Predicted 3D model of a 116-nucleotide RNA (SAM riboswitch aptamer (S box leader)) from a Bacteroidota bacterium.
It was read from a public genome assembly, where an Rfam model found it.
The model forms 94% of the base pairs in the Rfam consensus.
The prediction has a mean pLDDT of 81.
[in-house]
RNA sequence: UACUUAUCAAGAACGGUCGAGGGAUCAGGCCCGAUGACACCGUAGCAACCAGUUCCGUUACCUCAUGGAAUGUUAGGUGCUAAUUCCUGCUCUGCAUCAGCGGAGAAAGAUGAGAC
Numbered sequence: 001u002a003c004u005u006a007u008c009a010a011g012a013a014c015g016g017u018c019g020a021g022g023g024a025u026c027a028g029g030c031c032c033g034a035u036g037a038c039a040c041c042g043u044a045g046c047a048a049c050c051a052g053u054u055c056c057g058u059u060a061c062c063u064c065a066u067g068g069a070a071u072g073u074u075a076g077g078u079g080c081u082a083a084u085u086c087c088u089g090c091u092c093u094g095c096a097u098c099a100g101c102g103g104a105g106a107a108a109g110a111u112g113a114g115a116c
Base pairs, nucleotide, nucleotide: 001115003114004113005112006111007110008109013043014042015041016040017039021032022031023030026089027088028087029086044081045080046079047078049077050076051074052071053070054069055068056067057066058065085108090105091104092103093102094101095100
């Protein structure tokens, strides 16, 4: 970051600084915020996404490769710590026919890995 791919209904806080907005964009809602949000710093925690380590399978065996599981026991790489990605908007569809209430998918977004 214009690309590819996996996941996104779970989980996880306290200090200090700052001082008014914030919850991705736009719109409609609804929330958070001077009892100090958001952001930054410190410490702590959550997550097996990538690697590491261990175990099991695939092969007659070893190595390699590959699939699965476990492990935060590893000073590893990362990310995250209000509300379903806070909800909706687009397409198809079910039930209702005042309005609405569901289901599936897409688009966009976030994070990891790959690639550039």